This is a predicted structure of a 99-nucleotide RNA (c-di-GMP-I riboswitch aptamer) from Caldinitratiruptor microaerophilus. Taxonomically the source falls in Caldinitratiruptor (Bacteria, Bacillati, Eubacteriales, Symbiobacteriaceae). The sequence is in RNAcentral, with records from Rfam. Rfam family: c-di-GMP-I riboswitch aptamer. Gene Ontology term of the family: cyclic-di-GMP binding. The prediction has a mean pLDDT of 84.
RNA sequence: CCCGCUUCAGGGCAAACCCAGCGAAAGCUGGGGGCGCAAAGCCAGGAGCCUACAGCCGGGGGCGUUCUCGCCCCCGGCCAGGGUCGUCCGGUUGCCGGG
Numbered sequence: 001c002c003c004g005c006u007u008c009a010g011g012g013c014a015a016a017c018c019c020a021g022c023g024a025a026a027g028c029u030g031g032g033g034g035c036g037c038a039a040a041g042c043c044a045g046g047a048g049c050c051u052a053c054a055g056c057c058g059g060g061g062g063c064g065u066u067c068u069c070g071c072c073c074c075c076g077g078c079c080a081g082g083g084u085c086g087u088c089c090g091g092u093u094g095c096c097g098g099g
Base pairs, nucleotide, nucleotide: 001099002098003097004096012037013036017032018031019030020029021028022027035086041092042091043090045089046088047087048084049083050082053081055078056077057076058075059074060073061072062071063070064069
């Protein structure tokens, strides 16, 4: 450096689901659980996917105001400053065995 054809040793991680907490949500954290995983270790840099609090736009309603403006509520749309590395790429580190 390549391979897992041969997973041998020590083992490691932990999907769905359940409980608790955080969060607007997606989701995350801890405990249980175990579908799977040879990088299912780490990094949201690129693409994808998920979500849409705030913001922006449109519609409706209410209040104030009279300069057609401001504020609040409801509905719809758009949109990452959110999330996912167990979607892929890239980066980085690494156990055992074989060559």